The RNA shown here (SAM riboswitch aptamer (S box leader)) has 103 nucleotides and comes from a Desulfobacteria bacterium.
RNA sequence: AUAGCAUCGAGAGUGGUGUGAGGGCACUGGCCCAAUGAUCACCCGGCAACCUGGUGUAGCCGCCAAGGUGCCAAAGCCAGCCCGGUAACGGGGGCGAUGCGGC
Numbered sequence: 001a002u003a004g005c006a007u008c009g010a011g012a013g014u015g016g017u018g019u020g021a022g023g024g025c026a027c028u029g030g031c032c033c034a035a036u037g038a039u040c041a042c043c044c045g046g047c048a049a050c051c052u053g054g055u056g057u058a059g060c061c062g063c064c065a066a067g068g069u070g071c072c073a074a075a076g077c078c079a080g081c082c083c084g085g086u087a088a089c090g091g092g093g094g095c096g097a098u099g100c101g102g103c
Stems, first nucleotide, its partner, number of pairs: 002102001004100005013044001015043004022033003027080004045072003050068002052065005076095001081092004
């Protein structure tokens, strides 16, 4: 940099220090968070179990651990396109994120 595959309504901070006005990836519309300090960085704490290690099994699959990632407001905050529906709403797609992973 990028084919492919899997997952994305669960879970986890009223912590500390610094920063100081916007933030929730871009756009639009909503909604929400924010000087009672958002955001971001670091520290500490935690969640989960994709890879990994161990273990049971013929296998599917499960259990234990937590070394490598990831994550810790709200469904990926919601919608935008398509399908069904009078509507509420439901399903799918797109985009994106994370992991694994071929080159």
It was read from a public genome assembly, where an Rfam model found it.